[in-house]
Predicted 3D model of a 71-nucleotide RNA (transfer RNA) from a Patescibacteria group bacterium.
The sequence was found in a public genome assembly.
The coordinates come from a structure-prediction model, not an experiment, and the mean pLDDT is 80.
It matches the Rfam family "tRNA". Rfam describes the family as follows. Transfer RNA (tRNA) molecules are approximately 80 nucleotides in length. Rfam links the family to the GO term triplet codon-amino acid adaptor activity. Rfam classes the family as a transfer RNA.
Formats: sequence, C1' cells, structure tokens
RNA sequence: GCGGGAUUAGUUUAAUGGUAGAACAUCAGUUUUCCAAACUGAGAGCGCCGGUCCGAUUCCGGCAUCCCGCA
Repeated sequence: GCGGGAUUAGUUUAAUGGUAGAACAUCAGUUUUCCAAACUGAGAGCGCCGGUCCGAUUCCGGCAUCCCGCA
C1' cells in the first nucleotide's frame, strides 16, 4: 500500500428498514438481628460525519479504532 472482518448499556452479547432485547454489574425496595443469598422494580446503549428513504442500528459513501491476511 491492497483486501476482508468487527464496533450496540459499566462488561458480555441478540435483533431487524417501522420506537433495540437479554445476562451480569449498579441503585432502590421487600425479606433477615446483621451480612450474604433470594424476590421485585429503576436507570443506563446502536463508534463519528454525510447520503438514500415517509422512516436507518440495519442500505450506501467517507473517517476513526481494533483484529486477520497479502505484498
């Protein structure tokens, strides 16, 4: 330099053109003499910039980071 893949919550991940789910973690409550455990609830996310579309996390282009391969 060229090609390919990945980027979603604090962490690990799912999904699909029509308001993004889960687990763990965090917080609050219940329970317990206390802690732990258990149960209930809450908050928290589509890497960035554009384009297409009535509507984009999804499709297209560019950029950034990481990984793999070729030279």